[in-house]
RNA sequence: UACCGAUAAAGGCAAACCUGUUGAAAAGCAGGGACGCAAAGCCAUGGGUCUAAGGACAGAUCAGUCUAUGAUAGCCAGGCUACCGAA
Numbered sequence: 001u002a003c004c005g006a007u008a009a010a011g012g013c014a015a016a017c018c019u020g021u022u023g024a025a026a027a028g029c030a031g032g033g034a035c036g037c038a039a040a041g042c043c044a045u046g047g048g049u050c051u052a053a054g055g056a057c058a059g060a061u062c063a064g065u066c067u068a069u070g071a072u073a074g075c076c077a078g079g080c081u082a083c084c085g086a087a
Stems, first nucleotide, its partner, number of pairs: 004085002012037002017032006035074001041080003045077003048072003054067004
């Protein structure tokens, strides 16, 4: 330096759920809370998944289908960066 990852040490993050808040929603943010995580740090580039405001089509008593320019990095791949050091 590259891999690797201890019942090591020092620290870190925080699922569900609850409260508040933003949003059309998915979901985000803040506080509480810990299921887990060695990149659960960062980036939507490819695939997946979720949502469908707007738009398109259909309908017309009610409603339906498609669509990401929205979201997810704690779904996978890829890129960038990083603490510790037993085997």
Predicted 3D model of an 87-nucleotide RNA (c-di-GMP-I riboswitch aptamer) from Syntrophomonas sp. UBA4922. It matches the Rfam family "c-di-GMP-I riboswitch aptamer". Gene Ontology term of the family: cyclic-di-GMP binding. Of the family's consensus pairs, 95% are formed in the model.